RNAcentral holds the full RNA, with entries from SILVA.
This is a predicted structure of a 528-nucleotide part of an RNA (small-subunit ribosomal RNA, 5' domain) from a metagenome.

Context: one part of a larger RNA
């Protein structure tokens, strides 16, 4: 000199854009953060509508009917493996980079083949019982895209190449003949289902090289190193087991100890380097501590399960409940770090055919000079060089065109009005094309039409009044830009280094003056 996720002191007008627990991976009150689908299913608790019945106070109350809109709880499907947080652990194929072969991949895209015929249960519900609660037991009833067989098997898997094994589910819309037990069958469109091939995306695995300090750590290793056989896995492999061999690593630093998430990058520097790894992005690891598996395409799963432990809470003492390193917020720790805010309008995600619902992701607002950038606090004129202050050699000098006065402007702030963009749609109607027996339905495209904004009293623009509301901080001995007076008297004090102060201190304290930066200025800490 540059820099910072900074803090402290004094001071503080406005706006834009960023950033904001670096410490205790400490403990957490409260609310919210993952749901959705009735176009899979049996149904109907609540609300509303409709119809009927009863009562009467004649316009209300009760009852009945899933009939309709819808829908609590339940079965079932998909999603809770994403998104969000943190950096404890890890010196490692963890990360970075470049390769590899022995793999899996829900939803998505393209293709091929198929979706035939049966069965038995079970929640919800009803009844009864246990328990303080959490919850739970028994009996009975019922449905499915839940579950289980049979048939079929293009491709698939196993194989001794003879053969063997193995699937499925329907729902919604529309409809001309034909049949009908008037439910529908049947046809068709859309979504869904089964098997399988290829792709895309994502993931798992292996290897070369690189990746902090210590030798006051020199030897380390027995599933250890390799082979054979088997098991296991989606898959290779001592990954695991049995047997066999005795290997493997190491001064090119093994092993051990310490420290640490890694990277793109950030800061500094002319560079080479050095230091760092907040925000943003990629990867990894973790989710009270330790262990384990289940489900699933995917987890050994932050807001799932089981066991053990510590802690907290409830209890009728028998037993139960919990996990903010999600967003806010609280206590504690600390020099120190924000609101228990708004909205799903946009972008994205989950579910759904869609409307839509959910979304503390996200977009916004609030707080903080924490940083960067912009802008203002007026402008011109004005010598009687006013008054006052300070200095003085007492003449004067300086503060100083500074003020006052005169003229003028209104950025910003204030008040009132006007007013974009962020909005694209989805929906409805019509037309064309495709599918089709069909001018239904459905899909695609086009046209028309009506709406959707948290921010928001938005940005911007216009008008009004008035210089009106807006300057401080540090320093002045040398380094280092800037000097005098008074007080003090090795005292009080200053100080980054040299050093000042013991009676004329440009170095302490105050004042006048000056210098530097400026909504900031200094100090401290830290890096180059």
């Nucleotide at each position: 000199g540059a820099u910072u996720g900074a803090a402290c002191g004094c001071u503080g007008g406005c706006g834009g854009c960023a950033u904001g627990c670096u410490u205790a991976a400490u403990a957490c009150a409260u609310g919210c953060a993952a749901g959705u689908c009735g176009a899979a299913c049996g149904g109907a608790a609540a609300c509303a509508a409709u119809a009927g019945a009863a009562g009467c106070u004649u316009g209300c109350u009760u009852c009945u009917a899933g009939u309709u809109g819808u829908c609590g709880a339940g079965u079932g499907g998909c999603g809770g493996a994403c998104g969000g947080g943190u950096g404890a652990g890890u010196a490692a194929c963890g990360c970075g980079u470049g390769g590899g072969a022995a793999u899996c991949u829900g939803c998505c895209c393209a293709g091929u083949a198929g979706a035939g015929g049966g069965g038995g249960a079970u929640a919800a519900c009803u009844u009864g019982g246990g328990g303080a609660a959490a919850c739970u037991c028994a009996a009975g009833c019922u449905a499915a895209u839940a579950c289980c067989g049979c048939a079929u098997a293009u491709a698939u898997c196993c194989u001794a190449u003879g053969g063997g094994a193995g699937a499925a589910a329907g729902c919604a819309g529309g409809g001309g003949a034909u049949c009908u037990u008037c439910g529908g069958a049947c046809c068709u469109u859309g979504c869904g289902c089964u098997a399988u091939u290829g792709g895309a995306u994502g993931a798992g695995c292996c290897c070369g090289c690189g990746u902090c300090c210590g030798a006051u750590u020199a030897g380390c290793u027995u599933g250890u190193u390799g082979g054979u056989a088997g098991g296991g896995u989606a898959a290779u492999g001592g990954c695991c087991u049995a047997c066999c061999a005795a290997g493997g690593c190491g001064a090119c630093g093994a092993u051990c100890g310490g420290u640490a998430g890694c990277u793109g990058g950030u800061c500094u520097g002319a560079g080479a380097g050095g230091a760092c790894g907040a925000u943003c992005a990629g990867c990894c690891a973790c989710a009270c501590u330790g262990g384990g598996a289940c489900u699933g395409a995917g987890a050994c799963a932050c807001g799932g399960c089981c066991c053990a432990g510590a802690c907290u809470c409830c209890u009728a003492c028998g037993g139960g409940a919990g996990g903010c390193a999600g967003c806010a917020g609280u206590a504690g720790g600390g020099a120190a770090u924000a609101u228990u805010g708004g909205a799903c309008a946009a972008u994205g995600g989950g579910c759904g055919a869609a409307a839509g619902c959910c979304u503390g992701a996200u977009c916004c607002a609030g707080c903080a000079a924490u940083g960067c950038c912009g802008u203002g606090u007026g402008u011109g004129u004005g010598a009687a060089g006013a008054a006052g202050g300070c200095c003085u050699g007492a003449g004067g000098g300086u503060u100083g065109u500074a003020a006052a006065g005169c003229a003028u402007u209104u950025u910003u702030a204030a008040u009132a009005g006007u007013g974009a963009a962020g909005a694209a749609a989805a929906g409805u109607u019509c037309a064309a094309c495709g599918c089709u027996a069909a001018u239904a339905u459905c899909g695609u495209u086009g046209a028309a039409u009506a709406u959707u904004g948290a921010c928001g009293u938005u940005a911007g623009c216009u008008a009004u009044a008035g210089a009106a509301a807006a300057a401080g901080c540090a320093c002045c001995g040398g380094c280092u830009a800037a000097c005098u007076c008074u007080g003090u008297g090795c005292c009080a004090g200053c100080a980054g280094c040299c050093g000042c102060g013991g009676u004329a201190a440009u170095a302490c304290a105050g004042a006048g003056g000056g210098u530097g930066c400026g909504a900031g200025c200094g100090u401290u800490a830290a890096u180059c």